[in-house]
């Protein structure tokens, strides 16, 4: 230098054909117990990696650009 696959919540990841952004543990509040652990209920957190295009409408198509991984040279 070329390919190929990834980039969504603090942290592992989903999101199926373009239309609502979401689980699980972590956090924060209550109720349960004399406390702690635990288990329940309730919340907060998010420029979907950046930018531009395409569309009535993008996480998802499409170009670049950054960044990890892997393969070829």
């Nucleotide at each position: 230098g070329g390919g190929c696959u990834c980039g969504u919540a603090g942290c592992u990841c989903a999101g199926c054909u373009g239309g609502g952004a979401g689980a699980g543990c972590a956090c924060u509040u209550g109720a349960a117990u004399g406390g702690c652990a635990u288990u329940c209920a309730a919340g907060a957190g998010g420029u979907c990696a950046g930018g531009g295009g395409u569309u009535c409408g993008a996480u998802c198509c499409c170009c670049c650009u950054c960044g990890a991984g892997u393969c070829c040279a």

This is a predicted structure of a 73-nucleotide RNA (transfer RNA) from Candidatus Kapaibacterium sp. The sequence was found in a public genome assembly. Its mean pLDDT, the model's own confidence on a scale to 100, is 81.